[in-house]
RNA sequence: UGAGUCGGCCAGGCGGUCGCGUCGGCAGCCACCCCCGGGCAACACGUCCGGUAGGGCCUGCCGCCGAGGAACGUCCGGGCUCCAUAGGGCAGGGUGGUGGCUAACGGCCACCCGGGGUGACCCGCGGGACAGUGCCACAGAAAGCAGACCGCCCGCGAACCACCGACCACGGUCGGCAGGCGCGGGUAAGGGUGAAACGGUGGUGUAAGAGACCACCAGCGCCCCAGGUGACUGGGGCGGCUAGGUAAACACCACCCGGAGCAAGACCAGACAGCACGCGUUCGAGGGCGGCCCGCCCGAGCGUGCGGGUAGGUCGCUAGAGGUGCGCGGCAACGCGCACCCGAGAUGGAUGAUCGCCCACGACAGAACCCGGCGUAUCGGCCGACUCAUCCC
Numbered sequence: 001u002g003a004g005u006c007g008g009c010c011a012g013g014c015g016g017u018c019g020c021g022u023c024g025g026c027a028g029c030c031a032c033c034c035c036c037g038g039g040c041a042a043c044a045c046g047u048c049c050g051g052u053a054g055g056g057c058c059u060g061c062c063g064c065c066g067a068g069g070a071a072c073g074u075c076c077g078g079g080c081u082c083c084a085u086a087g088g089g090c091a092g093g094g095u096g097g098u099g100g101c102u103a104a105c106g107g108c109c110a111c112c113c114g115g116g117g118u119g120a121c122c123c124g125c126g127g128g129a130c131a132g133u134g135c136c137a138c139a140g141a142a143a144g145c146a147g148a149c150c151g152c153c154c155g156c157g158a159a160c161c162a163c164c165g166a167c168c169a170c171g172g173u174c175g176g177c178a179g180g181c182g183c184g185g186g187u188a189a190g191g192g193u194g195a196a197a198c199g200g201u202g203g204u205g206u207a208a209g210a211g212a213c214c215a216c217c218a219g220c221g222c223c224c225c226a227g228g229u230g231a232c233u234g235g236g237g238c239g240g241c242u243a244g245g246u247a248a249a250c251a252c253c254a255c256c257c258g259g260a261g262c263a264a265g266a267c268c269a270g271a272c273a274g275c276a277c278g279c280g281u282u283c284g285a286g287g288g289c290g291g292c293c294c295g296c297c298c299g300a301g302c303g304u305g306c307g308g309g310u311a312g313g314u315c316g317c318u319a320g321a322g323g324u325g326c327g328c329g330g331c332a333a334c335g336c337g338c339a340c341c342c343g344a345g346a347u348g349g350a351u352g353a354u355c356g357c358c359c360a361c362g363a364c365a366g367a368a369c370c371c372g373g374c375g376u377a378u379c380g381g382c383c384g385a386c387u388c389a390u391c392c393c
Stems, first nucleotide, its partner, number of pairs: 001389010012358007020066002023063006032056003035051006068364001072375002075373005080261004087294004092257005097111005112126001113124004127252001132250002134246003149191002151187007160180002163176005199217006218242001220239008265315004274306006286298003322341008
């Protein structure tokens, strides 16, 4: 200098004018409501007079703050609320190397093994195929205990072809042999098919071969030693010689799992309208919020059908598994300690318009109970560490 890998940050900025929303402060305003006092009425509904800036509503001014890295998806996990006091089992669902982090997770960190890459690094639906079942098309002899297509070897046979010999009338005849040929047996080394063919290389041996045997190697099983918390790694020994793949197929094994959800739920105000049928009141109807069973508990009113009223307001609602800085521990994820900070809480649902300058030319895109993750979309800019290549000192 170039190419790459991993991680972090920002998300147009500054200034002016007008305009939004919550909250806080200072004022104004008695028309309305609340509040206080009194009278009338009084079953109830109400009604009249006054007070006060006390509160609300409304108006003006001032001030703090005001959408995200994903606010999207609703895919996981929780906090929180209710069922509810919540046990056991079946079915169902989730995860899948080891060790840690965390409130938890299917997340994150580190490591192991396997694969990719020169490398930094990246990827993994990572338990087991000897519990069982299923599948591996076509090709091929054969794809679960098999199998012989072409070959190789041996035996038997001899009509024909080939070869050899003898004889001959030169057309053949006789005999031999067994290459071709027919039958039988042995073989899985060589070749072929295929993604994959019953370990590999070399040798001994054999009629020809073959782990039949031997040496070395791979794999598998068992034993021992060393290292590591562990997954596992390295080394040594013994052994029979050894079909595979697929579990991201069903299933098995190990571990984990109540449900519903802020439209949860709590309170206030206000309004209305019940009727019919069935069952039941301790010999128990009905109920206990994923399905079923058992157990346990509640229980005097339930269940079904038809019909009526309400949909208003307040809380929940933002101070948190919160943020920032520093220190310590840890390879790291993260934890602990100290200090400082408070950064939207709407509800027909708030941030827009305009002008000037700058430059990263503005992409994806807007909170609705709140967090930890994952996935998806995305204009560009900045920072750090590491790897490789080339050059110079």
Bacterial RNase P class A from a Dermatophilaceae bacterium, 393 nucleotides, folded computationally. RNAcentral holds the sequence, with entries from ENA. A source record names the gene rnpB. Model confidence (mean pLDDT): 77 of 100.